RNA sequence: CCGGGGGGCCGGGCAGCCGCGUCAUUCCGCAUGGAAUGCCGAGGAAAGUCCGGGCUCCACGAAACAAGGGUGGCGGGUAACGCCCGCCGGUCUGCCUCUCGGGGCGGAUCAGGGACAGUGCCACAGAGAGCAGACCGCCGAUGGCCCGUCAAAAGGCACAGGCAAGGGUGAAAGGGUGCGGUAAAAGCGCACCGCGCGACCGGCAACGGAAGCGGCACGGCAAACCCCACCCGGAGCAAGGCCGAAUAGGGACGGCGCGUCCGGCCGAAAUCCUUCGGGACAAGGCGCAGGGCAGGGGCGUUUCGCCCCGUGAUCGUCCGGGUUGGCUGCUGGAGCGCUGUGGCAACGCAGCGCCGAGAUGAAUGGCUGCCGGCGAGGAUACGGUGUCGCUUUGGCAUACCGUCCGCGUCACAGAACCCGGCUUACAGGCCCCUCGGUGCA
Repeated sequence: CCGGGGGGCCGGGCAGCCGCGUCAUUCCGCAUGGAAUGCCGAGGAAAGUCCGGGCUCCACGAAACAAGGGUGGCGGGUAACGCCCGCCGGUCUGCCUCUCGGGGCGGAUCAGGGACAGUGCCACAGAGAGCAGACCGCCGAUGGCCCGUCAAAAGGCACAGGCAAGGGUGAAAGGGUGCGGUAAAAGCGCACCGCGCGACCGGCAACGGAAGCGGCACGGCAAACCCCACCCGGAGCAAGGCCGAAUAGGGACGGCGCGUCCGGCCGAAAUCCUUCGGGACAAGGCGCAGGGCAGGGGCGUUUCGCCCCGUGAUCGUCCGGGUUGGCUGCUGGAGCGCUGUGGCAACGCAGCGCCGAGAUGAAUGGCUGCCGGCGAGGAUACGGUGUCGCUUUGGCAUACCGUCCGCGUCACAGAACCCGGCUUACAGGCCCCUCGGUGCA
């Protein structure tokens, strides 16, 4: 100097004139309000509404289970998360090294638990795609046929039979390379690799190393249903609270239930008593503002508790009416900055300091001038750097930068209860870290 990756910051400046919003002060006004002055007045994403919360209201509470949903290597951070940090592993990749088996450093990426719980799929091609298979092929020892012979042997055929090592199909074909073995073959046997199990060692762990042993082998897909582990009440500032105002405590249909005991009140006949007024006893009746029980409701189910009813406690559907106004919620926070400290880091702790819109049809804008950044163009008087093209030192030519001139252009984009994230958009510029290449010293 060039290229790759990661992180941070800025993203126009100054001035003048006119015009906005909250708040504070002062003045004017009967009031709604008006005027003057002053401080302050959008973002890194305010966007998407994808996550997690604060806060508010609702659900009668607790536990277990179900339904539904979410996350998915390990450890840490955080109020929490599907986020962030570090580490482990897989895949890909740059460089270095190498005994060419591999190893080291760096980067990118991963929807990274389970295929031996079960179900399902793997089109087409191909012989065959899960416990498979013979198209082209190889063998044909043993059995068969032919030839041959006195009899054999040799030879030939490729029928029976054997093989899946070679070729082909495919995204993928039942481990790879080599040696032995065989008629030809095959983990059939062996060596190494690979795969599985692994004492022991290191690490909090994921995981890594690994003595030794082994069958030498039942693939892939779970971003297919599913299984496993862990987590989760619902709704949302248009939540909610207060004031004011108005109306119809509206109507219809359907489901389910309205039981029993004690007490109380009434109480016929018969019987008994009678002072002849009635009384005792009593079937039965009344639901009577009483008390219990069964039962029912408040819950997806169950258990326990609590509340309500003991009959409208209600359940479901449909039709219809009023309110659309004001105030509040509404900005001091899991806040920001600096320093120190613990930690690889995310982040934590301590001390000091700061207070940065609160609108409500929705404010911060318009015009002008100068400057700045970026882009291409022109000029070449001057300065600098390079090229060694030309040249006798001087210099010429050419390119770039500085300089000058005019032209064009200045990104994505606007709070509405508030935070922590993720994702998406962004002209241009600056800084830091890291990896590689080139050159110089």
The RNA shown here (Bacterial RNase P class A) has 441 nucleotides and comes from Croceicoccus ponticola. It matches the Rfam family "Bacterial RNase P class A". It is annotated as a ribozyme. The model forms 92% of the base pairs in the Rfam consensus.